Transfer RNA from an uncultured Clostridia bacterium, 73 nucleotides, folded computationally.

């Protein structure tokens, strides 16, 4: 140079064939406690890496980008 493969909440990763974007953990507030961890009850957080295209609809499909693994030369 060329081929695969990953990008989704802070952080680990689900979303199976295109139809309202989740889940632990972490983070906030109560509650419980003499306090602190645990529990329990309730919340905040997402331009789905960026950019065009197809479609009434796009994390899902097509191009080109960028950045990480990988494997051939």
């Nucleotide at each position: 140079g060329g081929g695969g493969a990953a990008u989704u909440a802070g952080c680990u990763c689900a979303g199976u064939u295109g139809g309202u974007a989740g889940a632990g953990c972490a983070c906030c507030u109560g509650c419980c406690u003499u306090g602190c961890a645990a529990g329990c009850a309730g919340g905040g957080g997402g331009u789905c890496a960026g950019g065009a295209g197809u479609u009434c609809g796009a994390a899902u499909c097509u191009c080109c980008u960028a950045u990480u693994c990988u494997c051939c030369a």

Rfam family: tRNA. Rfam classes the family as a transfer RNA.